Overview
This is a predicted structure of a 135-nucleotide RNA (FMN riboswitch aptamer (RFN element)) from an Elusimicrobiota bacterium. Its mean pLDDT, the model's own confidence on a scale to 100, is 77. Lineage of the source: Bacteria > Pseudomonadati > Elusimicrobiota. The sequence was found by an Rfam model in a public genome assembly.
RNA sequence: AUAAAUCUUCGGGAAAGGGUGUAAGUCCCGACCGGCGGUGUUCGGCCAUUGAGCCGUAAGUCCGCGAGCUCUUAAAUGGGCAGAACCUGUCUAUUCAGGUACCGACGGUGAAAGUCCGGAUGGAAGAAGAUUGGA
Numbered sequence: 001a002u003a004a005a006u007c008u009u010c011g012g013g014a015a016a017g018g019g020u021g022u023a024a025g026u027c028c029c030g031a032c033c034g035g036c037g038g039u040g041u042u043c044g045g046c047c048a049u050u051g052a053g054c055c056g057u058a059a060g061u062c063c064g065c066g067a068g069c070u071c072u073u074a075a076a077u078g079g080g081c082a083g084a085a086c087c088u089g090u091c092u093a094u095u096c097a098g099g100u101a102c103c104g105a106c107g108g109u110g111a112a113a114g115u116c117c118g119g120a121u122g123g124a125a126g127a128a129g130a131u132u133g134g135a
Base pairs, nucleotide, nucleotide: 002134004132005131006130007129008128009127010126017029018028019027031115032114033104034103035065036064037063038062043056044055045054046053047051060102061101068081069080070079071078085100086099087098088097089096106118107117108116
């Protein structure tokens, strides 16, 4: 340094202010939020090697995954469903900078919910660490 196994810990954010109404954080104006892995001409750091270098870091709308819903089933570890981005700049980038848009499970509710309440003191993509073990 590493195949494999076991265990531990961690692992989601957000309605200011206003309008209508008997009633709305659910409608309207406006405000706010962005899980995990990958990619990456950003940014930061490192150096006897200055490099197509190494390390860290950067996407809600790119690629993949997760939660959710659903079908079969004794049971899903199986099958299916499931959102949204363009323009300009640059040697270039769907990621940067600038601009303008757009998206968001299920159940509940005095009235339709990304933001309230609930399943959930849950689960998970995964992240970090420890131990075992062979060479």